Small-subunit ribosomal RNA, 5' domain from a metagenome, 473 nucleotides, folded computationally. Its mean pLDDT, the model's own confidence on a scale to 100, is 86.
Context: one part of a larger RNA
RNA sequence: GGACGAACGCUGGCGGCACGCUUAACACAUGCAAGUCGAACGAAGCCUUCGGGCUUAGUGGCGCACGGGUGAGUAACGCGUGGGAACCUACCCAUAAGUACGGGACAACAGUUGGAAACGACUGCUAAUACCGUAUGUGCCCUUCGGGGGAAAGAUUUAUCGCUUAUGGAUGGGCCCGCGUUAGAUUAGCUAGUUGGUGGGGUAAAGGCCUACCAAGGCUACGAUCUAUAUCUGGUUUGAGAGGAUGAUCAGACACACUGGGACUGAGACACGGCCCAGACUCCUACGGGAGGCAGCAGUGGGGAAUCUUGGACAAUGGGGGCAACCCUGAUCCAGCGAUGCCGCGUGGGUGAUGAAGGCCUUCGGGUUGUAAACCCCUUUUAUCUGUGAAGAUGAUGACGGUAACAGAUGAAUAAGCACCGGCUAACUCCGUGCCAGCAGCCGCGGUAAUACGGAGGGUGCUAGCGUUGUUC
Numbered sequence: 001g002g003a004c005g006a007a008c009g010c011u012g013g014c015g016g017c018a019c020g021c022u023u024a025a026c027a028c029a030u031g032c033a034a035g036u037c038g039a040a041c042g043a044a045g046c047c048u049u050c051g052g053g054c055u056u057a058g059u060g061g062c063g064c065a066c067g068g069g070u071g072a073g074u075a076a077c078g079c080g081u082g083g084g085a086a087c088c089u090a091c092c093c094a095u096a097a098g099u100a101c102g103g104g105a106c107a108a109c110a111g112u113u114g115g116a117a118a119c120g121a122c123u124g125c126u127a128a129u130a131c132c133g134u135a136u137g138u139g140c141c142c143u144u145c146g147g148g149g150g151a152a153a154g155a156u157u158u159a160u161c162g163c164u165u166a167u168g169g170a171u172g173g174g175c176c177c178g179c180g181u182u183a184g185a186u187u188a189g190c191u192a193g194u195u196g197g198u199g200g201g202g203u204a205a206a207g208g209c210c211u212a213c214c215a216a217g218g219c220u221a222c223g224a225u226c227u228a229u230a231u232c233u234g235g236u237u238u239g240a241g242a243g244g245a246u247g248a249u250c251a252g253a254c255a256c257a258c259u260g261g262g263a264c265u266g267a268g269a270c271a272c273g274g275c276c277c278a279g280a281c282u283c284c285u286a287c288g289g290g291a292g293g294c295a296g297c298a299g300u301g302g303g304g305a306a307u308c309u310u311g312g313a314c315a316a317u318g319g320g321g322g323c324a325a326c327c328c329u330g331a332u333c334c335a336g337c338g339a340u341g342c343c344g345c346g347u348g349g350g351u352g353a354u355g356a357a358g359g360c361c362u363u364c365g366g367g368u369u370g371u372a373a374a375c376c377c378c379u380u381u382u383a384u385c386u387g388u389g390a391a392g393a394u395g396a397u398g399a400c401g402g403u404a405a406c407a408g409a410u411g412a413a414u415a416a417g418c419a420c421c422g423g424c425u426a427a428c429u430c431c432g433u434g435c436c437a438g439c440a441g442c443c444g445c446g447g448u449a450a451u452a453c454g455g456a457g458g459g460u461g462c463u464a465g466c467g468u469u470g471u472u473c
Base pairs, nucleotide, nucleotide: 001473002472003471004470006469007468008467009466010465013345014344015343016342017341018340019338020337021303026301027300028299030298031297032296035062036061037060040059041058043056044055045054046053047052069256070255071254078181079180080179081178082177083176084175087173088172092169093168094167095166096165097164098163099162100134101133102132103131109124110123111122112121113120114119140149141148142147154161155160156159182228183227184226189219190218191217194216195215196214197213198212199211200210201209231253232252233251234250235246236245237244238243258279259278260277261276262275281292282291283290284289309335311334312333313332317331318329319328320327321326348378349377350376358369359368360367361366383410384409385408386407387406388405392400417462418461419460420459421458422443423442424441428457429456430455431454432453438445439444
């Protein structure tokens, strides 16, 4: 000198664009953050012009594995980069073939009934694109090549949307390997499913992934093992570069979701707002038993030097569902708060010497503040008020917002501070104090003439900021 997610002190006019719990992955009141489909289905209620329509608890489908948060763990194929073979992929696209015949249930509902509640139990009835069987099955799977196995669902507005099977594509993902990826030897040996093989199992898939048997291997001074610390990267920052430091915001990947474990469903999870078990904590209880998980958006307490509103809208972009109309969306777009940062603008311009008054200094002559003020003449960015009023929206639809912008009116009116002045380092005098009170980044000032302390006048620097502290180059 530069940088900052900064904090603190003094001060503070406006706008644009960004950013805003770095600490306790501490505990959380309250509201919202994932629903949708009646063009799959029966039923109930309401309306009815008796054609039907509206609402929806329940069955069913798709979604809830995305989006959003956080960085605890992890020194690892986790990440980065470059390769690889033994795989899966809902929705989407292309191609080929099909969509036939039957059956029995379970919710809802009705009745009875248990419980304080959460939530159930029994009996009976019922529909389906829910479930099951048979047929067919080109292609598909297995095969000892003889053969064996295995599919479907309909709806309606009648030409569309679905369903099944197979192949290919696209997209997304799982797995393996080379190289790179912090410190410590005051950590030197580590390892029994350990290293390899065979048989078997398991997975979508290779594999000690698991298991039985066999062999005795495998890693390590090019640092194994252990310990400590730490998400990684694109980047950011500094620097002429090499390099150093760093990983907020934005983007990609990973991991986690009160703590630990487990699977279920599903194309996909071992699942933040799903389930089960155990634990800690909190709440309700009729003491028998139950309920909960903000590291989603706001917000509260706590911790801390320190970090915002319990706001508006789905108008746009995107996502889920739906043929659609549309519904949902604290993603997102906006508004609010904060000089937290960057950028821009303003706090007036011209004229004005009796160099006014006042202040300060003085050698008492004067000097300085100082064209500074006043005076006179202007302007209106900003401010206040009035009017017009967007783009963002391809046909309709605008939260922002009567916002931005434009036009007009008023009137210098509403708007300057902070640090420093011994040297480094730009800027000097007086008074007070008297090794006291104090200053200080280093050298050092202060013990009676202090340009170094405190005040004043003057000056220097930066300016809606200026200083201090911290971290880093």